């Protein structure tokens, strides 16, 4: 020197998944940010082959006895102050309701988990701190 694993701290990403008080035998409570459900009005039009939610995640074509897979798209996320363009680099799942739900004020009601790891570009415009006179 290079790889590769671990473990401990700050950092930092996806994502709503974060703080604060309290208990600390155990239920807890609050901010805040997300979720669903829920009315005139207005929108839909039945029924069966159902329907419908949370996410960016949804389609469309090859290949295939099935399986798998591959290539694209819609859509999304990184590039370390924000913001547009360019550029690069990745996702493009998966689950849950249970015949039932459009929108939807009051009002009801649910989450606040899980996974990871860049070491980073450029070029206008902004904000902001530092140092030095």
């Nucleotide at each position: 020197c290079c790889u590769g694993g671990g473990a401990c701290a700050g950092c930092g990403c996806c994502g709503a998944a974060u703080c604060c008080g309290g208990c600390c035998c155990a239920g807890c409570g609050g901010a805040g940010c997300g979720g669903g459900g829920g009315a005139c009005c207005c929108a839909c039009c039945a029924c069966c082959g159902g329907g419908g939610g949370u996410g960016a995640a949804u389609c469309c074509g090859c290949c295939a006895a099935a399986g798998c897979g591959c290539g694209g798209a819609a859509g999304g996320g990184c590039u370390a102050c924000c913001u547009u363009u360019c550029a690069g680099c990745c996702c493009g799942a998966a689950c849950c309701c249970g015949a039932c739900a459009g929108c939807u004020a009051a009002c009801c009601u649910c989450g606040c988990a899980g996974g990871c790891g860049u070491a980073g570009g450029a070029a206008g415009g902004g904000c902001u701190g530092a140092c030095u006179c």
Source information: The prediction has a mean pLDDT of 78. The RNA shown here (c-di-AMP riboswitch aptamer (ydaO/yuaA leader)) has 133 nucleotides and comes from a Chloroflexota bacterium. Of the family's consensus pairs, 96% are formed in the model. The source organism's lineage runs through Bacteria, Bacillati and Chloroflexota.